RNA sequence: GCUACUGUAGCACAGUUGGUAGUGCAAUUGAUUCGUAAUCAAUAGGUCGUGGGUUCGAGUCCCAUCAGUAGCU
Repeated sequence: GCUACUGUAGCACAGUUGGUAGUGCAAUUGAUUCGUAAUCAAUAGGUCGUGGGUUCGAGUCCCAUCAGUAGCU
């Protein structure tokens, strides 16, 4: 330098032809217990890497760009 893949909550990831963004763990609160752990319930947390484009509507499609991984030279 070229090619491919990945980027979504604090962490690990889902998101099935474009139609209100979710799960597990962690966090907070409550219940239970003499107390702790465990268990149960609830709550909070997201400009979907960034910037544009297409569309009535984009995490999803297109372009550029940044970061990471792998391969080739």